[in-house]
RNA sequence: AUUCCGAAAAGGCAAACUCCGAGCAAUCGGAGGGCGCAAAGCCUUGGGGUUACAUAGAUAGACAACAUUGCAGUUGAACCAGCCGGGCUGCCGAU
Numbered sequence: 001a002u003u004c005c006g007a008a009a010a011g012g013c014a015a016a017c018u019c020c021g022a023g024c025a026a027u028c029g030g031a032g033g034g035c036g037c038a039a040a041g042c043c044u045u046g047g048g049g050u051u052a053c054a055u056a057g058a059u060a061g062a063c064a065a066c067a068u069u070g071c072a073g074u075u076g077a078a079c080c081a082g083c084c085g086g087g088c089u090g091c092c093g094a095u
Stems, first nucleotide, its partner, number of pairs: 005093002012037002017032006035082001041088004046084002048080004058068002063076004
């Protein structure tokens, strides 16, 4: 120095929940809070999940559009990266 790893210390992030704000919603931003996190830093053409009320027969107990009329779907949008995978980068340090 590189790779792997995670004892201690320093520092970092921040779930639920509460308040304020944005959004039709999923959800997001700010403040408080702290369950957890060694990448819970950033990105994601992979997989998965989610998308108010009302109405509505099914594929699918409606995210949207289309298709099919019989048991069978297609395409697309938004959101989640603290669901899994992938890419890039990175703090400290005993053994």
Molecule: c-di-GMP-I riboswitch aptamer
Organism: bacterium